[in-house]
Parts: sequence; C1' cells; structure tokens
RNA sequence: GACCGAUAAAGGCAGCCCUUUCGAAAGAGAGGUACGCAAAGCUAUGGGUCUAAGGCCUCAGGAGGGCUAUGAUCGCCAGGCUGCCGAA
Repeated sequence: GACCGAUAAAGGCAGCCCUUUCGAAAGAGAGGUACGCAAAGCUAUGGGUCUAAGGCCUCAGGAGGGCUAUGAUCGCCAGGCUGCCGAA
C1' cells in the first nucleotide's frame, strides 16, 4: 500500500412513525425518534422499482381507462469519484 472488517477505540449517518414545509404524485427539506449502516459519503452512467403533472390514445363529449419521464429512488443492484479507524 492492497485486500479485508473486531463484541476494539474515536467520530459519523439515521429506517418506520410523529410534527411541519414543498410537490400533481412518487418523493424531498427541517425537527423529534432509532430499524439498521464500514461508505447508509457523493454521483441517475447501466439495469430495476415507484409516480404520471404535461403529452398522446380511447370516449360523441365529460367522467373513467391505457401508454409515456423530462419526475423520483444511490437505505434496490452494479459502475464511477472520494474517505475515518486498524485486530485477525
């Protein structure tokens, strides 16, 4: 240094749920709280998943229905970038 990851030490993050704000929704921000996490730090590049405002289709029209990401998720997986500690 690489791999690796302790019932180590220091420090860190924070699921569900609740309150509140934003959003059409999925979801996100803040506060509380901890299920967990060694990259649960960053990044939507590939795959997956969620949503469907707008658009298109359906319908005589409306309601309803269908398709669609340019929306979202890195705490779904992989890739990329960066990083704390050091037993076996």
Predicted 3D model of an 88-nucleotide RNA (c-di-GMP-I riboswitch aptamer) from Dethiobacter sp. It matches the Rfam family "c-di-GMP-I riboswitch aptamer". Its family is annotated with cyclic-di-GMP binding in the Gene Ontology. Taxonomically the source falls in Dethiobacter (Bacteria, Bacillota, Dethiobacteria, Dethiobacteraceae).